[in-house]
RNA sequence: GGGCUCAUAGUCCAGUGGUUAAGACAUCGCUUUGACGUAGCGGGGAUCAAGGGUUCAAAUCCCUUUGGGCCCA
Numbered sequence: 001g002g003g004c005u006c007a008u009a010g011u012c013c014a015g016u017g018g019u020u021a022a023g024a025c026a027u028c029g030c031u032u033u034g035a036c037g038u039a040g041c042g043g044g045g046a047u048c049a050a051g052g053g054u055u056c057a058a059a060u061c062c063c064u065u066u067g068g069g070c071c072c073a
Stems, first nucleotide, its partner, number of pairs: 001072007010025003018056001027043005049065005
């Protein structure tokens, strides 16, 4: 230098154009316990890496940039 791929909550991840972005762990509250833990129930937490474009509508499609990984040279 060229190609491919990934970026979504504190962490791991689902979501392949249209309903309120799903779930697990973690965290907080309640119940349970003498207490802690376990267990059960519930709450909060994401404007989806950044910018632009397409579209009635974009986490999702396209372009550029940033960062990580792999391959070729």
Overview:
Model confidence (mean pLDDT): 83 of 100. The RNA shown here (transfer RNA) has 73 nucleotides and comes from a Nanobdellota archaeon. Its Rfam family is "tRNA". It is annotated as a transfer RNA.